[in-house]
RNA sequence: AGAGUUUGAUCCUGGCUCAGGAUGAACGCUAGCGGUGUGGAUAAGGCAUGCAAGUCAAACGGUCCCGUUUCGGCGGGACAGUGGCGAACGGGUUAGUAACACGUAGAUACGUACCCUAGAGUCUCGCAUAACUCCGCGAAAGCGGAGCUAAUUCGAGAUAGUUCCCCGCCUUGGCGGGGUAAAGAUUUUUCGCUCUAGGAAUGGUCUGCGGCUUAUCAGCUUGUUGGUGGGGUAAUGGCCUACCAAGGCAAUGACGGGUAGGGGACAUGAGAGUGUGUUCCCCAACAAUGGGACUGCGACACGGCCCAUACUCCUACGGGAGGCAGCAGUCGAGAAUAUUUCGCAAUGGGCGAAAGCCUGACGAAGCGACACCGCGUGUUUGAAUAAGCCCUUCGGGGUGUAAAGAACUUUUCUCCAUGAACAACCCCGCCUCGGCGGGGUGAGCGUAAUGGAGGAAUAAGAGGAGGCUAAUCACGUGCCAGAAGCCUCGGUAAUACGUGAUCCUCAAGUGUUAUCCGGAUUUAUUGGGCGUAAAGCGUCCGUAGGCGGUUAAAUAAGUCUUUGGUUAAAUCCCCUGGCUUAACUAUGGGAAUGCCAGAGAUACUGUUUGACUAGAGGGUGUUAGGGGCUGAUGGAACGGUCGGUGUAGGGGUGAAAUCCGUUGAUAUCGACCGGAACACCAAAAGCGAAGGCAUUCAGCUAAGACAACCCUGACGCUGAAGGACGAAAGCGUGGGUAGCGAAGGAGAUUAGAUACCUCUGUAGUCCACGCCGUAAACGAUGAACACUGGCUAUUUGAAGUGUCGACCCUUCAAGUGGCGAAGCUAACGCGUUAAGUGUCCCGCCUGGGAAGUACGGCGGCAACGCUAAAACUCAAAGGAAUAGACGGGGACUCACACAAGCGGUGGACCAUGUGGCUCAAUUCGACAACAAACGAAGAACCUUACCAGGGCUUGACACCUAAUUGAAAGUUCGCUGAAAAGCGGGCCUCCCACAAGGCAAUUAGGCAGGUGCUGCACGGCUGUCGUCAGUUCGUGUUUUGAAAUGUACGCUUAAGUGCGGAAACGAACGUAACCCUCGCUCUAUGUUUUAUAUGUCAUAGAGAACUGCCUGGGAUAACCAGGAGGAAGGUGAGGAUAACGCCAAGUCAGCGUGGCCCUUUGACGCCCUGGGCUGCACACGUGGUACAAUGGGACCGACAAUGGGCGAAACCGCAAGGUGGAGAUAAUCCCAUCAAACGGUCUCUUAGUUCGGAUUGGGGUCUGAAAUUCGACCCCAUGAAGCCGGAAUCGCUAGUAAUCGCCGAUCAGCUAUGCGGCGAUGAAUAUGUUUCUAAAGCUUGUACUCACCGCCCGUCACAUUAAGGGAGCCGGCAGUAGCCGAAAUCCCCGCUUAGCGGGGCCUAAGCUAAAGUCGGUAACAAGAAUGAAGUCGUAACAAGGCAUGGGUAGCGGAAGCUGUCCAUG
Repeated sequence: AGAGUUUGAUCCUGGCUCAGGAUGAACGCUAGCGGUGUGGAUAAGGCAUGCAAGUCAAACGGUCCCGUUUCGGCGGGACAGUGGCGAACGGGUUAGUAACACGUAGAUACGUACCCUAGAGUCUCGCAUAACUCCGCGAAAGCGGAGCUAAUUCGAGAUAGUUCCCCGCCUUGGCGGGGUAAAGAUUUUUCGCUCUAGGAAUGGUCUGCGGCUUAUCAGCUUGUUGGUGGGGUAAUGGCCUACCAAGGCAAUGACGGGUAGGGGACAUGAGAGUGUGUUCCCCAACAAUGGGACUGCGACACGGCCCAUACUCCUACGGGAGGCAGCAGUCGAGAAUAUUUCGCAAUGGGCGAAAGCCUGACGAAGCGACACCGCGUGUUUGAAUAAGCCCUUCGGGGUGUAAAGAACUUUUCUCCAUGAACAACCCCGCCUCGGCGGGGUGAGCGUAAUGGAGGAAUAAGAGGAGGCUAAUCACGUGCCAGAAGCCUCGGUAAUACGUGAUCCUCAAGUGUUAUCCGGAUUUAUUGGGCGUAAAGCGUCCGUAGGCGGUUAAAUAAGUCUUUGGUUAAAUCCCCUGGCUUAACUAUGGGAAUGCCAGAGAUACUGUUUGACUAGAGGGUGUUAGGGGCUGAUGGAACGGUCGGUGUAGGGGUGAAAUCCGUUGAUAUCGACCGGAACACCAAAAGCGAAGGCAUUCAGCUAAGACAACCCUGACGCUGAAGGACGAAAGCGUGGGUAGCGAAGGAGAUUAGAUACCUCUGUAGUCCACGCCGUAAACGAUGAACACUGGCUAUUUGAAGUGUCGACCCUUCAAGUGGCGAAGCUAACGCGUUAAGUGUCCCGCCUGGGAAGUACGGCGGCAACGCUAAAACUCAAAGGAAUAGACGGGGACUCACACAAGCGGUGGACCAUGUGGCUCAAUUCGACAACAAACGAAGAACCUUACCAGGGCUUGACACCUAAUUGAAAGUUCGCUGAAAAGCGGGCCUCCCACAAGGCAAUUAGGCAGGUGCUGCACGGCUGUCGUCAGUUCGUGUUUUGAAAUGUACGCUUAAGUGCGGAAACGAACGUAACCCUCGCUCUAUGUUUUAUAUGUCAUAGAGAACUGCCUGGGAUAACCAGGAGGAAGGUGAGGAUAACGCCAAGUCAGCGUGGCCCUUUGACGCCCUGGGCUGCACACGUGGUACAAUGGGACCGACAAUGGGCGAAACCGCAAGGUGGAGAUAAUCCCAUCAAACGGUCUCUUAGUUCGGAUUGGGGUCUGAAAUUCGACCCCAUGAAGCCGGAAUCGCUAGUAAUCGCCGAUCAGCUAUGCGGCGAUGAAUAUGUUUCUAAAGCUUGUACUCACCGCCCGUCACAUUAAGGGAGCCGGCAGUAGCCGAAAUCCCCGCUUAGCGGGGCCUAAGCUAAAGUCGGUAACAAGAAUGAAGUCGUAACAAGGCAUGGGUAGCGGAAGCUGUCCAUG
């Protein structure tokens, strides 16, 4: 000190989350020791038991006991009582309290037992009473009566100062008079007692200032505010009372509600702050709940009293007792908080002369890792590194010097021994009063510490390892189980789940949870904002308040300097010291930012006084204007009525219809009536505070601008409350109503159409009066003032120049616009009309949703408006800009994309592929374009992957090891069987001395094998956009950045092809070219052909074409148009060649390959036989043949090229074919007459035909072990559908389409009409880019980025959740009114008078009543939020297909639609 998270990426805004520290903590796992601290936060709930306040015999009488006795007594001790002091301290708790309770600084009208100092005094008497004795009542607690007695108990008298109280006199002060005290004890010295004064310390009371929340609490108050008299108190005071007056408090927040003990301090923080108030210290309050007084110096009293209430206990039922928020302990509630311990040895307190007694204060110990601090769990050595485990690329690596082993040490531990300090005081004796000597006192504790012995011996875990955040691998799991602080992880290769190994962090702890501060500048004083992110009130006036021009003087409140007091101690900081160290702790110093008082300064602010004119205002003059109100007025348009002309339509729309019209419309002419709005002028123009304002004229009225002078003299700015104005819609009353027009009624459109379009049409729109008070009331920009370069346009005024005058021009002022320096801004943009730089005042914001909603209040006739939350839910919501993609956006360009043409498909039959169906199996893959005559350039067996059945298991195939056997290999026979296979036999029998070697078989072990899965794990290859012109990089530059530029733009091209020019300059992959074929020429060669040569031809080279030349256009360029020459002309034609990428496109079945799966027996491996891949109600794709005369048939005739390795002649057969074997290893021979369309002649004559050939029957040929499922071909016979094909759709721009045949691959044969080539004949059309489709770049909008097959809205249905309303019901709180009214003080009366009895005032508690407020609960209804791929639609985002949105009103399943005004977002 920051980090993660909104996006495809970026910047910003903004929230959420994390890393740090802390705690009186709790929980999980784990646990060796010590020191110091700390520990009932919840139920101020209830409490058994014990203890927590007594002491004094030197105040008093007495009782008992002991010792002694000279029996007189003396001495000692204990005890209940009287009396004194204490019990008001100490200890506990935080319920109440928002208050003089606390803190701080002051004040005084007051008190004070004990203590200190000083002075004075302590005299004389008296009456009682407890104890005790006797009697009585009661269960008890306790009480009553009679009698005796003491005191430091009580009473009377005396004395009384410079004191105190009262009175009188005189001026302070003094004088005079009157009144008020006391207690003794002990002994030889002290302790007491009374009065007075002072002190110390402490308390009472009063005051200034300071510190929570709420305005959805705005008015509160009757002893209330003040005065006088009286009472009361230690003392002031409405503290109380009587009378008088009517005040007092409050927006600087009264009153009310909620919450809360306050402070020193503590936590955190750089600080300012924020949060907290545990231990320790100070103060306050309380003591079961409420009230009250008594005693006393002090209480309205925790371990006192009285009363009431609740609760508990005892009881003989008559009556009594009690108060742990003291220390322990118990129950309860709770996540949760300790021992019914020891001791008064120390410190402190009470009493006492003292010894001493008492002390759950305190000192100690016990329990709890609750916190902080410290120590240990060993040290050294020990292998290129054991075993085990894990990983592995199989080589190795990790755990790891770690262990084992060896040597050593002993903190800690166990045992033994020694053994402190904390002790001061007290008692006795002596004494020169300085002190000396002796004795005694320790709970903790045989503790701390020290020494010795033993032995590595007794001692390590928790969390984490995707990023933030240090640390990774394997297996298991398979959106399951689970994880998670946030982002998120998990759907078969999970570093994120679980386990293991390894590693990281901390360590007797470690994690989690909760809470606080920090980070968070995320409430911003330090230190934020408001054009578009949340945020400027719709506008103006104006009260309080805040702020305020120039100058002089005074003052000294703010401000500044300085001094003094205070700010308790502890805490904090610093130095030093004490415990072995540290935590802890001691002395000293600092700080404690504050308050009070004194002295000083006077610049600024304030206050007072005086002056000024630059702000502000007024006067005179000139002046522009849709400023406002009222009354008149004009023409056009529109509708209506009447009349004329006139005839069949009109109107309306994308197209129609509803509608009007022969009862005469529309059209046209004339007259009259009506209401509303004001064309042109007119503009980025003008006026107004805003809303808003327009025919023209008049009246009334408001504000502004300019110029020169005059006057007032700071009179100013802003503005919480408050007031006024305030579009449209809407509301009330009364008018008015031409047009338009919510609702409504019809017609269309549509799947529907509660809409868009059409025909109608009511409120309304208009006027008057009164309400409403809202808008995207917007410049989404509050008002005022000042400062800071300009250019330009326009409105108004003035001055100057000029003119006869006007215009023009220049300057100044005031407005209204545009562009822009600096500057600002997240960017967009703003920019003298600021969103710049400053001052001042007001308003407003603090994540999104819930929600501008609920509840409450105020306003309104209503509609509604203003004010304004929370629960719950999400991790985003949002702004600006960027790159894409998309648009039923735009402009531009291009393509057989359309158009112009030619021929097809879609209808028929057949072939073939696919789907579907079927099946034991119909193996698998491919599915828009980019699957479907595709993988397959050829399924009868084989292929073959499928099915049935029969078999084999180291295997059909590969390598290695071991053992055994044999030469091996080869060949052959028999049996069984469908075959595979099994069983058995024959022939043959190597080299060598053996071993070894190679080979084969068998067995065993490693292993083989898999067309099994995953093309979404991959390689390789391929399709597609597309032979489209694009895709990038380096450096530089621009931008905060993503990115941009380069590659925009103009011209041009087939082309990002080229030229020009520009913050770009270069470059790469593509384009082009290089390569092949064809076309022309030349050269060389020459197998074949031919009789030879030439040529054709073939092979191998070379040349030729480059816009080179001319004309015109064009920026003179690139280039374009035309022409010449040329075989070929602008890329000559064709091919090969395919950028960055897109589709998780295709292929694990061509091949390779990661991972997973199957494999000793019923294999997913391998072999075999047979079947299937050819199955057929049907649908689709690709083709073939046709439907005929541009044709069919017959006969005759003519012309190719590419290929292959084949098979000629001759003969036989109608033919398929057969016999045959010449020739050919190929320019030689053969297929092959080399062909058909074509040409000629004849025939057919428009018919289901001499078209068409499907289908079927019969007979054959060929291949092949084998043509049944399931081949091709030939002959004879048969002779189906079909007469040119609906919607729709395909190909093609020249040697192309169309038509015609020939060859080849695969192949035994063939399903080939397919595919790949070859030649023959050989067209038509293109005006062009309007439209459809696809594409390129540019631009625009975007809420899309999985990118429009996108995103997304609302109702309905289901489930869950929280909050509000709610007939009511229940409870708490604070009061009000009334009734009743204990104890006690006070008052009155009476009596048997320290008291009792009776009465009164007042009051606690209780009861009744009506309201208030807060909370709980509830049938029910409505809305909100969230949920997996539910239902209905399509509202929004693109012109979102009717631009969207705001206000308002009506309507509708729903989003929504429509009217009206407004905004541009």
Annotation
Predicted 3D model of a 1465-nucleotide RNA (small-subunit ribosomal RNA) from an uncultured Candidatus Saccharibacteria bacterium. The sequence is in RNAcentral, with records from SILVA. It matches the Rfam family "Bacterial small subunit ribosomal RNA".